[in-house]
RNA sequence: GCGCUUGUAGCUCAGGUGGUUAGAGCGCUACACUGAUAAUGUAGAGGUCCCAGGUUCAAGUCCUGGCAAGCGCACCA
Numbered sequence: 001g002c003g004c005u006u007g008u009a010g011c012u013c014a015g016g017u018g019g020u021u022a023g024a025g026c027g028c029u030a031c032a033c034u035g036a037u038a039a040u041g042u043a044g045a046g047g048u049c050c051c052a053g054g055u056u057c058a059a060g061u062c063c064u065g066g067c068a069a070g071c072g073c074a075c076c077a
Base pairs, nucleotide, nucleotide: 001073002072003071004070005069006068007067010026011025012024013023019057028044029043030042031041032040050066051065052064053063054062
């Protein structure tokens, strides 16, 4: 340099054919329970869906260009 894959909550991930409100587990906070923890139960907070454009009535999802990570290939006079 070329190609492929991936990027969604603090972490690990899900989001068939675009379709009102974006979710799960763990973690976190509060409360209940306990002599006190843990466990358990209930409630809650937490998201520019990597960035910028484009298509569309409508984009996490489709298209283009970037950025980052991983893998493969090439180059290394």